[in-house]
Predicted 3D model of a 158-nucleotide RNA (c-di-AMP riboswitch aptamer (ydaO/yuaA leader)) from a Solirubrobacteraceae bacterium. It was read from a public genome assembly, where an Rfam model found it. Of the family's consensus pairs, 92% are formed in the model. It matches the Rfam family "c-di-AMP riboswitch aptamer (ydaO/yuaA leader)". Rfam's curators write: This family represents a conserved RNA structure found upstream of the ydaO and yuaA genes in Bacillus subtilis and related genes in other bacteria. Taxonomically the source falls in Solirubrobacteraceae (Bacteria, Bacillati, Thermoleophilia, Solirubrobacterales).

RNA sequence: GCAUGCGUACCGCUGAGUUCUCGUGAUUCGGCCAUCAGGCCGGGCGCGCGAGAAGCGGGGGACCCAACGUCGUUGGGGCUAAUCGCGCCCAUGCGCGUAGCGCCGCUCUUUCGGCGCGAGCCCGUCAGCUAACCCCGCAAGCCCGAGGAAGAGGACGA
Numbered sequence: 001g002c003a004u005g006c007g008u009a010c011c012g013c014u015g016a017g018u019u020c021u022c023g024u025g026a027u028u029c030g031g032c033c034a035u036c037a038g039g040c041c042g043g044g045c046g047c048g049c050g051a052g053a054a055g056c057g058g059g060g061g062a063c064c065c066a067a068c069g070u071c072g073u074u075g076g077g078g079c080u081a082a083u084c085g086c087g088c089c090c091a092u093g094c095g096c097g098u099a100g101c102g103c104c105g106c107u108c109u110u111u112c113g114g115c116g117c118g119a120g121c122c123c124g125u126c127a128g129c130u131a132a133c134c135c136c137g138c139a140a141g142c143c144c145g146a147g148g149a150a151g152a153g154g155a156c157g158a
Stems, first nucleotide, its partner, number of pairs: 012142003018054008027044007055138006065128001075126001076123004084097005100117005106153007
């Protein structure tokens, strides 16, 4: 100096998965009491647990409308972008496509180009839509990468 890997931080990304209040526990600082153990009062960043609020997201649930279902050997449905088709194959495996989705770093829309995903989980025989009403979630996982154009806006600078 180059390449690769690991860890960490900032920034950033997928995603509804964010912010706040109260109580409590540990922790920490100061003061006081005290032989020790520790106790009491006040303050502080954040953390664990519990309860709740706002916000965001999902489900159930009338009339009307819609639909003609289910059992008897094809159940049905929900979350999500993640559906569907063909082929190989003993296959639960693999390959090629595809509806759909995401990224390319100030934001949004459109467009060109490039790079990816196209999984998984849940309900349990039961659910169309659906006002009132009722219920549930606020996780998880990544980060050496960072293109062009048009329009609108913003920020900074002069």